[in-house]
RNA sequence: GGGCCGUUAGCUCAGCUGGCAGAGCACCUGCCUUUUAAGCAGGGAGUCGCUGGUUCGACCCCAGCACGGCCCA
Numbered sequence: 001g002g003g004c005c006g007u008u009a010g011c012u013c014a015g016c017u018g019g020c021a022g023a024g025c026a027c028c029u030g031c032c033u034u035u036u037a038a039g040c041a042g043g044g045a046g047u048c049g050c051u052g053g054u055u056c057g058a059c060c061c062c063a064g065c066a067c068g069g070c071c072c073a
Stems, first nucleotide, its partner, number of pairs: 001072007010025004019056001027043005049065005
C1' cells in the first nucleotide's frame, strides 16, 4: 500500500425485507434474610464510531474518514 471482517447500554453480544433500538451480566431501589451472598419484584442507562448522501422514513443502503482484528504484498 491492497483485500476482508468488525464498531449498537458500563461489559459481552443480538437486531429479519429500511418502518417504535433489545437481551444476558453488571448497576440502582424495594422485598426477603441477624448480615452478606443467593432468590423475588421494579427501575435507570443509547449521538447505533464520525461526516455527508439516497429515501416519505436509515442501526440497516451508498461514499469518505477514524479505530480494532485477520490476510496478502
Annotation:
This is a predicted structure of a 73-nucleotide RNA (transfer RNA) from a bacterium. It matches the Rfam family "tRNA". The coordinates come from a structure-prediction model, not an experiment, and the mean pLDDT is 81.